[in-house]
This record gives sequence, C1' cells and structure tokens, in this order.
RNA sequence: AGAGCGGGUCGGGCGGCCGCGGGCUUGUAAAAGCCUGAGGAAAGUCGGGACACCGCAGGACGGGGCGCCGGGUAACUCCCGGAGGGGGCGACCCCUGGAAAGUGCCACAGAAACACACGGCCAAACCCCGCCGCGAGGCGGCGCGGCAAAGGUGAAAUGGCGCGGUAAGAGCGCACCGUGGCGGCGGCGACGCCGCCGACGGGUAAACCCCGCCCGGUGCAAGGUCAAGCAGGGGCUGUGAGGCUGUCCGCCGAGCGCGUUCCCUGAUUCCGAACGCGAACCGGCGCUCGACGCCGGUGAUGCCCCGGGUAGACCGCUUGAGGCCGGCGGCGACGCCGACCCCAGAUAAAUGGCCGCACAAACACAGAAUCCCGCUUACAGACCCGCUCCGCAA
Repeated sequence: AGAGCGGGUCGGGCGGCCGCGGGCUUGUAAAAGCCUGAGGAAAGUCGGGACACCGCAGGACGGGGCGCCGGGUAACUCCCGGAGGGGGCGACCCCUGGAAAGUGCCACAGAAACACACGGCCAAACCCCGCCGCGAGGCGGCGCGGCAAAGGUGAAAUGGCGCGGUAAGAGCGCACCGUGGCGGCGGCGACGCCGCCGACGGGUAAACCCCGCCCGGUGCAAGGUCAAGCAGGGGCUGUGAGGCUGUCCGCCGAGCGCGUUCCCUGAUUCCGAACGCGAACCGGCGCUCGACGCCGGUGAUGCCCCGGGUAGACCGCUUGAGGCCGGCGGCGACGCCGACCCCAGAUAAAUGGCCGCACAAACACAGAAUCCCGCUUACAGACCCGCUCCGCAA
C1' cells in the first nucleotide's frame, strides 16, 4: 500500500431574527423576562417486565412459548462464557433437545425412498430340464436360486475406505475413521480422553409427536377523583317603601331575598363590586270595592336537594430495574459501594422557519404519547479502536 475481520462514537456547531409546547417569576390584565423542549432507532409492535383493573381453593387436561451446557438479569425468543459440528489460508463467521417409542410424508427420476433388484455379477450347494458316460460323475440351461461390489436415477440408495475372503458377494474377517452401547478417568455440566463390544437401524420434528422448563385475561381509550347541561327522584313558593299613569291591560323603583362571577383569605363566613331572577291559577272571607288585605289549595318551564353520570377538568404522567463519574469484585455479561445531576410531558397534539460564519458539505433514516430492558429493520456522511492475510522496503 492492497484485500478483509470484529467492535464502538457522532449523525451537526456558533451567532442573529421570527414562531410554538411546558415550567417559574413579575403584573389587575394585556403582556414581559428567564429556564427547558425527540431518537439511535422515538419505527416494527416481535420477546420480556413494571404498573393498573378483572378473575382465581388446589391440581390435571387442553392451548401457547422456549430448547447443547453453565452463568447474568426483574424477566426474555436477550446478553456473556464455554461444548460439539460445519465454512474460511486467517482474523472470524454460521448451526444446535429427541428420527434407536410410534404415526405420517419423501415431488421428478428411479427396480426400490423401509424393505426393493432395472441392467449387472455368480453357478459352490439343493431341486428341475437337456446332453455325455456302464457308473461315480461331468457339461450346458440359468428354470428354481445366491448377491448387492461396481453401473444407472436421485437432494438422499441402507456406515466410509483399503486389504483379506468368496462361486460371486457381503462387517463375513481385519486395520483406520464415523455412529451407538458398556466400563474407567477428567470436567459443576454440555462434553473430552482411553479401553472393550460388529451393535451398524435413510431423511424430515418451522409434520404430528416424545422429553424437560415456563405461561391466568385485558392494556394508560388500563384505572381513579370532581362534575355543567339534558333526562330521573324528592322538596320549596317572597317580594317591595315610595312614585307615575289613571276604565281595563300596566310602568318605574330604593331596599330585601336567592343564585352566578369577581374581590378578600392559607381556606371560608362576612363586607364590597357586577350581572341575572324573584311565576301562574283556583276557592273563601273582609271592607275603605282596590293592579286591595287576610286565609286555604293547586303548582311550575322558577328555585333547592339527591343518586348515577355525559361533555369538560384533574390525577395516573414521568424520579426511573434513571444518567454520569470514580472505586471494588468478576475472563465476561453483570453486581456492590460512594459522589454528582434532573433530562419533553402534549391531548388534535409544541419541538419549526429564514439569514450569516467556518467547512468538501450540512443532505441520511426518521419523529415522543404510561414507562422500562431487549431484538429486528431503516440510515447521506464523518470518525475511532483492536486484529488477520498478502506484497514491498528497511
């Protein structure tokens, strides 16, 4: 220098102007000032939990998830460290219960895809047929048979390869390798090493299944508090000094009562301010015969109370398995201790726009909605660390 492998960080900075969400302060208010305001994935909603409500004696079946071993964690389909197998010259990467319990399936091709022989090899033995021989027997057929080595088909053909052996063959015998079983040793364990035993049984479990472990349901529109209006239930009935007008129908109105809002207050009552409301009908009696007085009743669309509860408001809501720094333990994931920090909380939903500067250039994927730990997926560009192979030079 080239080609790679593994891991990590950032993904914009500074200044000015305008705008928006949240908080605090000042202010009667309008407003002003200050502070703060998306991500590494906020995404997919895939795995796990916290939290909330509902359900629940216990257990089993069913259903779902996971699956080499050990560890970490609140938990996990996550992470760390190992084991075995496979790939790569290498750094390194990929895979993972059981197919020797049973059932199913294995396209096309092929004889056969779990019991099968197409072509092929053999003719030793038994039987059959033919010929020869007096006979023992021999030869032929390869009919009855034996075989699975080599061929062909296939993703896969009944352990691999070699030697021996045989009629030809075959774990039939032997050596090595692989698988399985048994024993010994090592390891917490997966497993490894050694020895013995021919035991040699196709693949597929993201097919049913078997074994082991785990699992109630619904998700913040969870859930809780307050509570207009309408509907429902119960109850109540108060106006009025004075004045105007003058047939009647009426009108103004201080005050009083009730309600709402404001002020005051830590919070009320009270005081104060503003606004609204303060029916109607029936009967009886009285007299000065009046928009009169008294008594009784009905009774609201007016007023008050009650329960449930809609709109709405508030809580849940963001201080948390939190971040960062240091120390200690551990190979590591991680744990413990100490110090410091507070880092969006909206509800139709803010987090934006423009300009300037340096720069090669500010441009990628994308955007909170209960929270957290993971995984996966997307991503312009910039940068850092460790390692491998090859070449060259010293």
Molecule: Bacterial RNase P class A
Organism: bacterium